[in-house]
RNA sequence: UUCUUAUCAAGAGUAGGCGGAGGGACCAGCCCGAUGAAGCCCGGCAACCGGCGUUUUUAACGCACGGUGCUAAUUCUUGCGGAUAUGCCGAACCCGGCGUUGUCUGAGAGAUGAGAG
Repeated sequence: UUCUUAUCAAGAGUAGGCGGAGGGACCAGCCCGAUGAAGCCCGGCAACCGGCGUUUUUAACGCACGGUGCUAAUUCUUGCGGAUAUGCCGAACCCGGCGUUGUCUGAGAGAUGAGAG
């Protein structure tokens, strides 16, 4: 770096330390930030893999010891499509075209774990 697969509506210091201006992947928004961003350390959350334990042992549940991960906002929203509501136009309530915003939904993209090349 590519592929496969699972998960992504919950949870975790609005008084921790160092640090100093940026950050939320990208686009467009909208936000966070000197009442201190990124990053590092500590703390915490979770329980994907390993480990250990129990049991009704192809598995489930528990512990959280090891390996990761995560710790503003739904993966902050959107990016392609569908459904529905709504507006305008067309002899037009039921059809078609175009647009807007809201809701629902599938995909894409992304993130993380595990496995493979």
The RNA shown here (SAM riboswitch aptamer (S box leader)) has 117 nucleotides. The prediction has a mean pLDDT of 81.